[in-house]
RNA sequence: CGAGGCGAUCGGAUGGUCGCGCGCCGGGGCGGGGUGACCCGCCGACGGCGUGAGGAAAGUCCGAGCUCCGCAGCGCAGGGCAGCGGGUAACGCCCGUCCGCCGUGAGGCGAGGACCAGUGCCACAGUGACGAUGCCGGCGCUUCGGCGCCGGAGUGAAACGCGGCAAACUCUGCCCGGAGCAAGGCCAAAUAGGAGGGCGCAACCUGCCGCUCGUCGGCGGGGGAGAGGUGCGCUGCCCAGCCCUCGGGUCGGCCGCAUGAGCCGUCGGGUGACCGGCGGCCCGAGAUGGAUGACCAUCGCCGCGGCAUCAGCCGCGGUACAGAACUCGGCUUACAGAUCGCCUCGCUGG
Numbered sequence: 001c002g003a004g005g006c007g008a009u010c011g012g013a014u015g016g017u018c019g020c021g022c023g024c025c026g027g028g029g030c031g032g033g034g035u036g037a038c039c040c041g042c043c044g045a046c047g048g049c050g051u052g053a054g055g056a057a058a059g060u061c062c063g064a065g066c067u068c069c070g071c072a073g074c075g076c077a078g079g080g081c082a083g084c085g086g087g088u089a090a091c092g093c094c095c096g097u098c099c100g101c102c103g104u105g106a107g108g109c110g111a112g113g114a115c116c117a118g119u120g121c122c123a124c125a126g127u128g129a130c131g132a133u134g135c136c137g138g139c140g141c142u143u144c145g146g147c148g149c150c151g152g153a154g155u156g157a158a159a160c161g162c163g164g165c166a167a168a169c170u171c172u173g174c175c176c177g178g179a180g181c182a183a184g185g186c187c188a189a190a191u192a193g194g195a196g197g198g199c200g201c202a203a204c205c206u207g208c209c210g211c212u213c214g215u216c217g218g219c220g221g222g223g224g225a226g227a228g229g230u231g232c233g234c235u236g237c238c239c240a241g242c243c244c245u246c247g248g249g250u251c252g253g254c255c256g257c258a259u260g261a262g263c264c265g266u267c268g269g270g271u272g273a274c275c276g277g278c279g280g281c282c283c284g285a286g287a288u289g290g291a292u293g294a295c296c297a298u299c300g301c302c303g304c305g306g307c308a309u310c311a312g313c314c315g316c317g318g319u320a321c322a323g324a325a326c327u328c329g330g331c332u333u334a335c336a337g338a339u340c341g342c343c344u345c346g347c348u349g350g
Stems, first nucleotide, its partner, number of pairs: 001346010012299007020052007028043006054321001058332002061330005066180004078176005083097005098112001099110004113171002118169002120165003130161001135152007184255004194246006204222007211214001228238002262281008300319008
């Protein structure tokens, strides 16, 4: 210098003009309490300040926390994992290591328990693909048809050897109850149901029925006082309900819900994953039709073109993948561009 391997990090900056979510403050409005100074609660416009996505927030594929269901436990079914050892709250994740395969190498990949339990499968070729035996040779036996043993040739990935295959059923060992924040808990309108209580449908006239025969009771008809029908009054009209309390659910609201297997620094243990001690933390989004945006300017980075001896200048274009929704640990997938560390191979110079 060229070509690679592994690991880690960043993934635009500043300013301006509008705009959005959340929190706090100011002043404002409304309601309540207090003799009062004042206090408490609620509210949406206004102003100010603060704050506002990611390394993957993604796929929702594993594993957990948390919540509800089940009195608790065991088993069946079903599913998952699989060398050996370790880490972890746990895992199908991670680390170390053995073995196998790939690579010159740094390294990478592995679905790596068991086919001496049983069953199944083994293309083509071949006598035969697993109760072997067609061909050739030898030996033995024979009821003369053959049978048994040994060797050879040939086919094939594999030919009798307790063959190979479990990414075949299966067996062995270990693990797994189910559903999920629309979990779940709390507060709580109007209307209509439910429960309890209270007040009404009068006075008066009248029909029928009943008996204990009364100034009685029941069922009706007439009548129209009072309630209600408009905030109040009057008049007219209508006619059977009205009021209070409690309880469940719905609308709506609050919590869950942002302090956690947390982050940073340092020291120690361990080959490592990781663990422990000490110190610090200004805790750094929290919506519910779902905010975190748009535009402009300057700069940065990359590419192309032009100018220039160089330094550089000018113009144009590009600047990714993608966006929280209960929270973590992983895996996988996507990604313009940039940076750092360690290592390998080849060529070359001293």
The prediction has a mean pLDDT of 76. Bacterial RNase P class A from a Candidatus Limnocylindrales bacterium, 350 nucleotides, folded computationally. It is recorded under the gene name rnpB. The sequence is in RNAcentral, with records from ENA. Taxonomically the source falls in Candidatus Limnocylindrales (Bacteria, Bacillati, Chloroflexota, Candidatus Limnocylindria).